[in-house]
Molecule: c-di-GMP-I-GGC riboswitch aptamer
Organism: Nocardioidaceae bacterium
RNA sequence: CUCGACUAAAGGCAAACCUGUCGUAAGGCAGGGACGCAAAGCCACGGGACCCUUGAGCCGGUCAGCCGGGUUACCGAAG
Numbered sequence: 001c002u003c004g005a006c007u008a009a010a011g012g013c014a015a016a017c018c019u020g021u022c023g024u025a026a027g028g029c030a031g032g033g034a035c036g037c038a039a040a041g042c043c044a045c046g047g048g049a050c051c052c053u054u055g056a057g058c059c060g061g062u063c064a065g066c067c068g069g070g071u072u073a074c075c076g077a078a079g
Stems, first nucleotide, its partner, number of pairs: 001079002003076002012037002017032006035065001041071003045068003048063004
């Protein structure tokens, strides 16, 4: 550097659902809870999905646990 181990180990995150709270909404945050995750850390850059609005759009917003890309990083079987 690559890679991510037929249950390696240490440590980490936390879907659905429930409660509280913020938001018109998508959804966010906190607590509980674990389906999963080797970047399920971070960034809306490209695509996509969704919300608001509209005659239809633009604009605006949400999703990083939809895909790609960028960026930083713990551990260490193997090469």